[in-house]
RNA sequence: AUGAAUACAUGGGGAGAGAGCGCACAAAGCGCCGCCGAAGGAGCAAGUGACAAUGUCAUGAAUCUCUCAGGCAAAAAGACUCAUGUUGGACG
Numbered sequence: 001a002u003g004a005a006u007a008c009a010u011g012g013g014g015a016g017a018g019a020g021c022g023c024a025c026a027a028a029g030c031g032c033c034g035c036c037g038a039a040g041g042a043g044c045a046a047g048u049g050a051c052a053a054u055g056u057c058a059u060g061a062a063u064c065u066c067u068c069a070g071g072c073a074a075a076a077a078g079a080c081u082c083a084u085g086u087u088g089g090a091c092g
Stems, first nucleotide, its partner, number of pairs: 007086007018033001020032004034072003040068001041066003047059005
């Protein structure tokens, strides 16, 4: 001198599914029915390890699965992604 991964901040992009019915009026509150998956949460395959060993247990990812939560006009949120800055110091 170059400045990767990770993490953080700001700004942009960002899907899906009933402006459902009733109380009482879009939302909010309560009840009922129908749906969505990309906040969060939960589950596990191969593999790996251990053991009393042809099995048992542990570990084990997701945009997969479940829909607890959340959401189903707009707004808000939103995995992920882009830009800038900070952190960091892989690499040279």

A computed fold for a 92-nucleotide RNA from Sporosarcina sp. BI001-red, annotated as Glycine riboswitch aptamer. The sequence was found by an Rfam model in a public genome assembly. It matches the Rfam family "Glycine riboswitch aptamer". About the family: This family represents the bacterial glycine riboswitch. The source organism's lineage runs through Bacteria, Bacillati, Bacilli, Caryophanaceae and Sporosarcina.